Annotation: Predicted 3D model of a 97-nucleotide RNA (TPP riboswitch aptamer (THI element)) from Lamprocystis purpurea.
RNA sequence: AGACCCUGCUGGGGGUGCCCGACACGUGUCGGGCUGAGAGAUACCCCUCGAACCUGAUCCGGAUCACACCGGCGGAGGGAAGCGCGGUCGAGCCGGU
Repeated sequence: AGACCCUGCUGGGGGUGCCCGACACGUGUCGGGCUGAGAGAUACCCCUCGAACCUGAUCCGGAUCACACCGGCGGAGGGAAGCGCGGUCGAGCCGGU
């Protein structure tokens, strides 16, 4: 050189369900509860080393008051990048002695 790890800046991508109560009556608003990184926070997560997230899906199995809550699907398809700090490993090529 290069490889790996961590992280910063800028830019970009993404999701926001389920249950209970009240108000409203029509969408919705507020409060509480469940899972989770995050359930509209300027936050959280992810950016090709890509399961962040979407399609399949009004899917299938298991739990639950209920729900992508858990698992399958998934060695399926799609999906948004550049630069830099630091650390670890590493010593090729050329020249001299």

Source information:
Of the family's consensus pairs, 100% are formed in the model. Rfam family: TPP riboswitch aptamer (THI element). Its family is annotated with thiamine pyrophosphate binding in the Gene Ontology. Lineage of the source: Bacteria > Pseudomonadota > Chromatiales > Chromatiaceae > Lamprocystis.